[in-house]
Formats: sequence, structure tokens, C1' cells
RNA sequence: CCCGGCGAUGGCGAUGGGGCUCGCCGAAACCGCCUGCGGGCUGAUGGCUCCUACCGACCA
Repeated sequence: CCCGGCGAUGGCGAUGGGGCUCGCCGAAACCGCCUGCGGGCUGAUGGCUCCUACCGACCA
């Protein structure tokens, strides 16, 4: 110097944060779906759960 492996009190899993859990990554992992390309649709989670934000309805 090159290749490979392991590797965390690290990072990531389509919109903020906490807990548990699963998976992935080692500079990558990750960055939803449809479309006539004009635009349209869903979701604050990978999963469970809580808080907050947003939208709608009803009541006062």
C1' cells in the first nucleotide's frame, strides 16, 4: 500500500421525538406509490406503543 473479515455508548429503515423490538450498513445502508409528466394519492412506526404537529367532523 492492496484485499477480506470483525467491529460501537456509531449510523440507517419515504414527514418530528421517547420506550421496546426486528432488520440492514461501515461510508455505505436509506430516500413510498401512480402518471398522459400537467399532476394525483397514502403514511408522522420496519413492527408494537406513547407524545407532539397537521387535516376533517361534532359539541360549546